Predicted 3D model of a 114-nucleotide RNA (SAM riboswitch aptamer (S box leader)) from a Flammeovirgaceae bacterium. Of the family's consensus pairs, 97% are formed in the model. Its Rfam family is "SAM riboswitch aptamer (S box leader)". Rfam links the family to the GO term regulation of gene expression. It was read from a public genome assembly, where an Rfam model found it.
[in-house]
RNA sequence: UGCUUAUACAGAAAGACCGAGGGAUUGGGCCCGAUGACGUCUUAGCAACCUGUCCUGCAUUCCGUCAGGACGUUGUGCUAAAUCCUAUCCUGAUAAAACAGGAGAAGAUAAGCG
Numbered sequence: 001u002g003c004u005u006a007u008a009c010a011g012a013a014a015g016a017c018c019g020a021g022g023g024a025u026u027g028g029g030c031c032c033g034a035u036g037a038c039g040u041c042u043u044a045g046c047a048a049c050c051u052g053u054c055c056u057g058c059a060u061u062c063c064g065u066c067a068g069g070a071c072g073u074u075g076u077g078c079u080a081a082a083u084c085c086u087a088u089c090c091u092g093a094u095a096a097a098a099c100a101g102g103a104g105a106a107g108a109u110a111a112g113c114g
Base pairs, nucleotide, nucleotide: 001114002113003112004111005110006109007108013043014042015041016040017039021032022031023030026087027086028085029084044079045078046077049075052071053070054069055068056067057066083106088103089102090101091100092099
């Protein structure tokens, strides 16, 4: 850096340093921020993708595999707002729009492969 698959209206912050923008990108909106945001570090926590242990069901001659669950040791991740909302298409649905629902795009994270 590319591909595939899965997930996302839940959850979880204090301290120190820094000093002006930040919320991925572009447009629109809406927020956070000198009562110090963003970022970095430390500590704490959340979660349960991976690893590990165990339980239930199914299956096997045995090993095991599949489905679901518990715990929270490992590798990550995360700890303002639904991925902050939206943009494209379809539907309600009509002349059009608000609005609502669904699909998609893009991004994020994990696992696998290159």